A computed fold for a 332-nucleotide RNA from a Thermotogaceae bacterium, annotated as Bacterial RNase P class A. Taxonomically the source falls in Thermotogaceae (Bacteria, Thermotogota, Thermotogae, Thermotogales).
RNA sequence: GGAGGAGAGCGGUGGGUCGCGGCUUUGAGAGCCGAGGAAAGUCCGGACUCCGUAGGGCAGGGUGCCGGGUAACGCCCGGCCGGAGCGAUCCGGGGAUAGCGCCAUAGAGACUCCAGACCGCCCGUUUUGGGCAAGGGUGGAAAGGUGGGGUAAAAGCCCACCAGCGUUGGGGUAACCCAGCGGCUCGGUAAGCCUCACCCGGAGCAAGGGCAAGCAGGGGAAUGGGUGGCUCCGCCCGAAUCCCCGGGUAGCCCGCUUGAGGAGUGCGGUGACGCACUCCCAAGAUUGAUGAUCCACGGCAACAGAAUCCGGCUUACAGCUCUCCUCCACCA
Numbered sequence: 001g002g003a004g005g006a007g008a009g010c011g012g013u014g015g016g017u018c019g020c021g022g023c024u025u026u027g028a029g030a031g032c033c034g035a036g037g038a039a040a041g042u043c044c045g046g047a048c049u050c051c052g053u054a055g056g057g058c059a060g061g062g063u064g065c066c067g068g069g070u071a072a073c074g075c076c077c078g079g080c081c082g083g084a085g086c087g088a089u090c091c092g093g094g095g096a097u098a099g100c101g102c103c104a105u106a107g108a109g110a111c112u113c114c115a116g117a118c119c120g121c122c123c124g125u126u127u128u129g130g131g132c133a134a135g136g137g138u139g140g141a142a143a144g145g146u147g148g149g150g151u152a153a154a155a156g157c158c159c160a161c162c163a164g165c166g167u168u169g170g171g172g173u174a175a176c177c178c179a180g181c182g183g184c185u186c187g188g189u190a191a192g193c194c195u196c197a198c199c200c201g202g203a204g205c206a207a208g209g210g211c212a213a214g215c216a217g218g219g220g221a222a223u224g225g226g227u228g229g230c231u232c233c234g235c236c237c238g239a240a241u242c243c244c245c246g247g248g249u250a251g252c253c254c255g256c257u258u259g260a261g262g263a264g265u266g267c268g269g270u271g272a273c274g275c276a277c278u279c280c281c282a283a284g285a286u287u288g289a290u291g292a293u294c295c296a297c298g299g300c301a302a303c304a305g306a307a308u309c310c311g312g313c314u315u316a317c318a319g320c321u322c323u324c325c326u327c328c329a330c331c332a
Base pairs, nucleotide, nucleotide: 001328002327003326004325005324006323007322008321009320010319012297013296014295015294016293017292018291020034021033022032023031036303040314041313043312044311045310046309047308048204049203050202051201055232056231057230058229060200061199062198063197064196065079066078067077068076069075080093081092082091083090084089094195095194099193100192101189102188103187118136119135120132121131122130123129144162145161146160147159148158149157163185165182166181167180168179169178170177171176208254209253210252211251217245218244219243220242224237225236226235261280262279263278264277265276266275267274268273
C1' cells in the first nucleotide's frame, strides 16, 4: 500500500424567535422534559392483570451436541465434533440395529435374503460351459480405501498403513479425546412419517378497575354454567351464569411510566455476566404531540414515528468514523 474477517459508534451539533404535548402553578408566568437503532415484523421469552377445573391424563405444540449465563427463552457465552476457506473466521449438530415410506433418470445391479454381470479377465470346449467382481462404464451414491503379496484370473484370501466397528486402559464435570488389542466391515434420507429426552394452564392494557350517564325487555336449557380441544377428580354458583333475539351507553379518571432502569468506578470471571459503592430520573399522546424560521459549524445524508413495559431474534438502511485480527506485495 492492497485485499479480506469480526465488532462497535454516529446517523446532525450549538444558540435565538414563534408554535405543539406533558410536568410544575389555584391559575398565569418562569423553568424542565419530549420518537428509534431498528420505534418495523408480531417471530420467541417474560413482568403485570383477570379467570375458583392454576390438580391429573390424552391429544396437540416447542426445543434438540456438552457445560455455563439469564427472571426466562427457540437468546447469549465458552467448549466438543463435522464441513468450507491459505487464514482471520463462517456454517451445521438427538435417533436409520423400533417400525414404515422414498432413492426419479441413467445403469447389469440401489438393501428381506444368495446384491449385480453391460464392456471385460481367466480356464475349458469348439457340444451345453465354468470361474471372477480386481479393471472400464452408468450414477449423487455400486457393499471399506491405498499399496503389496497371492491366484488360471480374482477377492481382507493374507500383510502394512488408514477409516469404521467392538473392547480394555487413561484424561476430561461432560460433549469427546488419546493409546493398546481384535474379528474383518453391518447404504442414504427424519425442515419424510415416526421415535427418544426435556419443556408448555388460558386470555390479554381493546388486560383490568373506578366514577358519571342511560334504557326495555323477550325466549331456551337443569344430564346447566365456571378462559384453547377432550376427559377424570375436587370445589363453587344457581333459576343466576351461559346461549339466542332486541334496546341503551361509547363520556371522564386510573392503569400510564421508578424500571429484572440508566451512567461511572472497583472487584471476580477466558467470556456471557455477577457483586459492591456513588450519581441520575431521559415522552406518556388518546380526532392521537416535534412544525416553521434565523445565525454559526458540520454535512449533502438512507431505513424510517412510541401507544402497557422489558430481554432477544429477524428484516430494512445512504454516508462516515473507530478498534482488533488475517493474507499478499514492497521498504527499512
About this RNA
The coordinates come from a structure-prediction model, not an experiment, and the mean pLDDT is 79.